The prediction has a mean pLDDT of 81. Transfer RNA from Cellulomonas sp. HZM, 74 nucleotides, folded computationally. Taxonomically the source falls in Cellulomonas (Bacteria, Bacillati, Actinomycetes, Cellulomonadaceae).
[in-house]
RNA sequence: GGGGCAGUAGCUCAGUCGGUCAGAGCAGCGGACUCAUAAUCCGUGGGUCGUGGGUUCAAGCCCCACCUGCCCCA
Numbered sequence: 001g002g003g004g005c006a007g008u009a010g011c012u013c014a015g016u017c018g019g020u021c022a023g024a025g026c027a028g029c030g031g032a033c034u035c036a037u038a039a040u041c042c043g044u045g046g047g048u049c050g051u052g053g054g055u056u057c058a059a060g061c062c063c064c065a066c067c068u069g070c071c072c073c074a
Base pairs, nucleotide, nucleotide: 001073002072003071004070005069006068007067010026011025012024013023019057028044029043030042031041032040050066051065052064053063054062
C1' cells in the first nucleotide's frame, strides 16, 4: 500500500428483507421473601446504533469518506 470482518445499554450480543415504539441476558437501583446473606420473584432507570455526509416519505439496516480493533496479502 491492497483486501476482509467487527463497532448497537456498564458487559456479552440479537435486530438477516428499509416501515410495529430500538431489544434480550447479565450487571445496577427499588421492593417482596429471610433472623440475615445468597438464590428466587416483582418493578425500574439506562442508547444520539463508532464519526461525518448522502439516498429515501422513512435508515441500526442501502451508498461514500474517515476513525478504532482483529485477520489476510504484498
Its Rfam family is "tRNA". From the family's description: Transfer RNA (tRNA) molecules are approximately 80 nucleotides in length. Rfam classes the family as a transfer RNA. The sequence was found in a public genome assembly.